Background: Transfer RNA from Chryseobacterium indologenes, 74 nucleotides, folded computationally. Rfam family: tRNA.
[in-house]
RNA sequence: GGUUUCGUAGCUCAAGUGGCUAGAGUAUCGGUUUCAUAAGCCGGAGGUUGAAGGUUCGAGCCCUUCCGAAACUA
Numbered sequence: 001g002g003u004u005u006c007g008u009a010g011c012u013c014a015a016g017u018g019g020c021u022a023g024a025g026u027a028u029c030g031g032u033u034u035c036a037u038a039a040g041c042c043g044g045a046g047g048u049u050g051a052a053g054g055u056u057c058g059a060g061c062c063c064u065u066c067c068g069a070a071a072c073u074a
Stems, first nucleotide, its partner, number of pairs: 001073007010026004019057001028044005050066005
């Protein structure tokens, strides 16, 4: 340099062939419990879905370019 795959919450990951308000675990915060801590239980907050455009009534999903990472290859 070429090809392919991936990028979603602090972290690890979901989201059928485009359609209801983008969820789960963990972490964090609050409550409950305890003499206290941990564990358990209940609740809250946390997301420009890598960036910018395009298609569409509607995009995390399809198309283009760019950025980053990985694998294969010359």